[in-house]
Context: one part of a larger RNA
RNA sequence: UUGGGCGUAAAGAGUACGUAGGCGGUUUUGUAAGUUAGGUGUUAAAUCCACGGGCUCAACCCGUGUUCGCAUUUAAAACUGCAAGACUUGAGGACAGGAGAGGAAAGCGGAACUCACAGUGUAGCGGUGAAAUGCGUAGAUAUUGUGAGGAACACCGGUGGCGAAGGCGGCUUUCUGGACUGUAUCUGACGCUGAGGUACGAAAGCGUGGGGAGCAAACAGGAUUAGAUAGCCUGGUAGUCCACGCCGUAAACGUUGAUCACUAGGUGUAGAGGGUGUCGACCCCCUCUGUGCCGAAGCUAACGCGUUAAGUGAUCCGCCUGGGGAGUACGACCGCAAGGUUAAAACUC
Numbered sequence: 001u002u003g004g005g006c007g008u009a010a011a012g013a014g015u016a017c018g019u020a021g022g023c024g025g026u027u028u029u030g031u032a033a034g035u036u037a038g039g040u041g042u043u044a045a046a047u048c049c050a051c052g053g054g055c056u057c058a059a060c061c062c063g064u065g066u067u068c069g070c071a072u073u074u075a076a077a078a079c080u081g082c083a084a085g086a087c088u089u090g091a092g093g094a095c096a097g098g099a100g101a102g103g104a105a106a107g108c109g110g111a112a113c114u115c116a117c118a119g120u121g122u123a124g125c126g127g128u129g130a131a132a133u134g135c136g137u138a139g140a141u142a143u144u145g146u147g148a149g150g151a152a153c154a155c156c157g158g159u160g161g162c163g164a165a166g167g168c169g170g171c172u173u174u175c176u177g178g179a180c181u182g183u184a185u186c187u188g189a190c191g192c193u194g195a196g197g198u199a200c201g202a203a204a205g206c207g208u209g210g211g212g213a214g215c216a217a218a219c220a221g222g223a224u225u226a227g228a229u230a231g232c233c234u235g236g237u238a239g240u241c242c243a244c245g246c247c248g249u250a251a252a253c254g255u256u257g258a259u260c261a262c263u264a265g266g267u268g269u270a271g272a273g274g275g276u277g278u279c280g281a282c283c284c285c286c287u288c289u290g291u292g293c294c295g296a297a298g299c300u301a302a303c304g305c306g307u308u309a310a311g312u313g314a315u316c317c318g319c320c321u322g323g324g325g326a327g328u329a330c331g332a333c334c335g336c337a338a339g340g341u342u343a344a345a346a347c348u349c
Stems, first nucleotide, its partner, number of pairs: 003321004007303002012317001014200004021193003025087007033080002035076008049065006090190001091187003094183004102176007109153001113149008124135002161168002205246006214240002219235004257316006265294011298305002322349003331342004
């Protein structure tokens, strides 16, 4: 390589959009590139292969012959392609609805906390396994009132919702994206995937300028201990917050790529619609979309998965190929840096 694989053994890219490419619904006509069948030519001899024969066999030798490939020509028209036309189920649009922490900006609110000022009040407070450092007679802690500030939004809250993923939670307003349900009104295959590419991408970190209540790497002190560069305590700076710009990584996880079709059910829950019945609501039945649990068949090494598949098939992409060396070195590209991406070998077991 052929193959076999990718939930947990090595292996699904963090996610999406999309270029080339690959693949592609129903139907009519044509064409004949692929496809299929036949003819002709060529494929030097030897060799190979098959059959037969000759040296006692064999090696060896002799004879006959096929095949493959290529070119050309004739024919077929099912399938694929191509050209022209038609269709509506895929896809998209229109209209009517309700749901939602989807995104961005602005404004507002209460609780808690810290600080400041003032009142009451007096000797402790705080902290721990126990203590001490620390704070406090310059009046702390506690309590009441007023003010300031920053950050986060209790209850509702829910294997509830929304988003491609990262993620999103007080309230109001403005701008804005997507999904779902119903009607079956329009377009008429406009689709799927997607190498490169582009965009988004938690936290930490970086740059410039703000902000800084609480928390808190580093750091300091107090304890503990044989020691204690820790765990515990008292403090505390970056940071955490905002604006703009970088970084581009995570156990970025469902450790499960995207899309389509098919294959028992049961039971919750969220959104929408329909039906029987009812004064009406509830209840009951049905449909679609999402999200959970349990399970037929089947799959699996087992665990488990099981219409939200890890079942049965199809298309496209990514990735794996013993452990260590190593996600390292070198080179290249990106970055202000930190570093990231790509990615070996010697050697060794």